Notes:
Transfer RNA from a Clostridia bacterium, 74 nucleotides, folded computationally. Rfam family: tRNA. The family's RNA type in Rfam is transfer RNA.

[in-house]
RNA sequence: GGGCCUUUAGCUCAGUUGGUUAGAGCACGCGGCUCAUAACCGCACGGUCCUCGGUUCGAGUCCGAGAGGGCCCA
Numbered sequence: 001g002g003g004c005c006u007u008u009a010g011c012u013c014a015g016u017u018g019g020u021u022a023g024a025g026c027a028c029g030c031g032g033c034u035c036a037u038a039a040c041c042g043c044a045c046g047g048u049c050c051u052c053g054g055u056u057c058g059a060g061u062c063c064g065a066g067a068g069g070g071c072c073c074a
Base pairs, nucleotide, nucleotide: 001073002072003071004070005069006068007067010026011025012024013023019057029043030042031041032040050066051065052064053063054062
């Protein structure tokens, strides 16, 4: 220098052919259970979907540029 993959909650990840409120598990918090702790059960909390711009009535999703991370080639 070139190519490919990836970026969504504190962490690990889903998210359908673009469609009406963006989700799960774990962690943290509260409650239940227990003599107590763990486990288990319930509830609640938690997001500028990496950034900017574009397309569209509508973008996490499509397009362009950039940024972080990973792999390969030179």